[in-house]
Context: one part of a larger RNA
RNA sequence: UGACGGGGGCCCGCACAAGCGGUGGAGCAUGUGGUUUAAUUCGACGCAACGCGAAGAACCUUACCUAGGCUUGACAUCUCCGGAAUCUCUUCGAAAGUUGAGAGUGCCCUUCGGGGAGCCGGAAGACAGGUGCUGCAUGGCUGUCGUCAGCUCGUGUCGUGAGAUGUUGGGUUAAGUCCCGCAACGAGCGCAACCCCUAUCUUUAGUUACCGGCGAUUCGGUCGGGGACUCUAAAGAUACCGCUUCGGUUAACGGAGAGGAAGGUGGGGAUGACGUCAAGUCCUCAUGGCCCUUAUGCCUAGGGCUACACACGUGCUACAAUGGACGAAACAAAGGGUCGCGAUACCGCAAGGUGGAGCUAAUCCCAAAAACCCGUCCUCAGUUCGGAUUGGAGUCUGCAACUCGACUCCAUGAAGUUGGAAUCGCUAGUAAUCGCGGAUCAGCAUGCCGCGGUGAAUACGUUCCCGGGCCUUGUACA
Repeated sequence: UGACGGGGGCCCGCACAAGCGGUGGAGCAUGUGGUUUAAUUCGACGCAACGCGAAGAACCUUACCUAGGCUUGACAUCUCCGGAAUCUCUUCGAAAGUUGAGAGUGCCCUUCGGGGAGCCGGAAGACAGGUGCUGCAUGGCUGUCGUCAGCUCGUGUCGUGAGAUGUUGGGUUAAGUCCCGCAACGAGCGCAACCCCUAUCUUUAGUUACCGGCGAUUCGGUCGGGGACUCUAAAGAUACCGCUUCGGUUAACGGAGAGGAAGGUGGGGAUGACGUCAAGUCCUCAUGGCCCUUAUGCCUAGGGCUACACACGUGCUACAAUGGACGAAACAAAGGGUCGCGAUACCGCAAGGUGGAGCUAAUCCCAAAAACCCGUCCUCAGUUCGGAUUGGAGUCUGCAACUCGACUCCAUGAAGUUGGAAUCGCUAGUAAUCGCGGAUCAGCAUGCCGCGGUGAAUACGUUCCCGGGCCUUGUACA
């Protein structure tokens, strides 16, 4: 100087408390451990591994296993030889590959002999190749403490020195934020602001969006028309403790109020200092070293990654009446669409099929929002709750749904009556609850990323648990 303390002081955080809803019990989904296996590819392991890499394992992917094959190789550059490329038929084979036959001559230059580019085949070797090892050799990227308020430097001063001072102190703040003081005076990286979205208004613009007033109407903003409103999208305005008042040191700042769409950082996002964890990644990529080179490389078929006594994590659905079923009937936002979205219509109980209008989209389509509201039935039961499991029949995608897809219909109807110890999230348009969209994607979502609808309760307080910041103290630790 740091680190640590079941030392002290001050302060903060859904840290506790106050509340609301969960997890832990059940069934299923998914990841992991374990076990099994020819293989169940690999990585990730407290927080910060475990719906994680994987924004989608039937083949492919695929790295694993078994079997069949190749050896200048699937890919790159160089040398030589032959042939246009390419297409058709054919033998063996699971395919990879392989046997034979036929068609076929383009582009540029040309002294018509040929040469060159491109492509294909062959030969030899330099070499290729490796998701092989080392993340404890590395770059890059990322997680985490933590959006915590800290981390440093120059000069000066103090100290023999390591170092200290500044950065401590008194206030204040979300903040090393600001004020005052002070052997310090300044400065840098962080904080804040500048950026984006959202909340209010103005201007500009008016189609595909809008429709107050006027006319028409097939009653549909449909048409004429309008530029008001909504909205769209560009430029601006607005909030600054600016004003009043009280407290405070005349300060920083704090409390209350007015006005205002919004009030004290308005709400949300992006943004992550010096560093810590030899944290994670050699399987994104790059790369040192080591290793393999008729194999640890490459091609192919099938299998596996989907196994199952069990254990854990994360979720979904429930156990019901604030509910379930049926009928009737409202109100979104944000997205996606031409190898696509697919309307009206018709067929099917349905999944879906036939067909194809319109749409390269504020125009057309996906598209039905759902919870909610209204009416009827059920009356507390393992039930008209719950839907696992299983049997049967189908649909769709795809070369192909056996291992191993999703969905539909009929039948079946399991556990489950609110969950031990323990444990998690959340402070407002939040929790809870309801549906919608997108990426990946042929197909496949209870996951992920977004969107809106309905919409709470509680916070006395900081004694305690956890984590963090500053000052101080002790130390046999560095």

A computed fold for a 478-nucleotide part of an RNA from a metagenome, annotated as small-subunit ribosomal RNA, 3' major domain. Model confidence (mean pLDDT): 83 of 100.